[in-house]
Molecule: THF (Tetrahydrofolate) riboswitch aptamer
């Protein structure tokens, strides 16, 4: 030179807690505008992820109560924490074996 290979960031499923919403917000779908993150270093997308805004569609309540209270459900609901299982778009160059 070559040739294999390790690592991250996040992502998704499951539990547990703790809320939130059931007087519909979330979540899911579409556009806009504007950011962020993408192996140890640089680069970085047509793919990811918030954030702001717009616009379709949309639902599961029931008991007990003096109650907008409480309990027990419901939600492709949020956040932490566990545990799996997936994982550098690419390009370089770095690191480990190997020859």
């Nucleotide at each position: 030179c070559g040739a294999a290979g390790a690592g991250u960031a996040a992502g998704a499923g499951c539990c547990g807690u703790u809320g939130c919403g059931u007087g519909a917000a979330g979540u899911g779908c579409c556009g806009a505008g504007g950011g962020g993150a993408c192996g140890g270093g640089g680069a970085g997308u047509u793919g990811c992820c918030g954030c702001u805004u717009g616009g379709a569609c949309g639902a599961a309540g029931g008991u007990g109560u003096u109650a907008c209270c409480a309990c027990c459900g419901c939600g492709g609901u949020a956040a932490c924490g566990g545990u799996u299982c997936u994982g550098c778009a690419u390009c370089c160059c770095g690191c480990u074996u190997c020859c």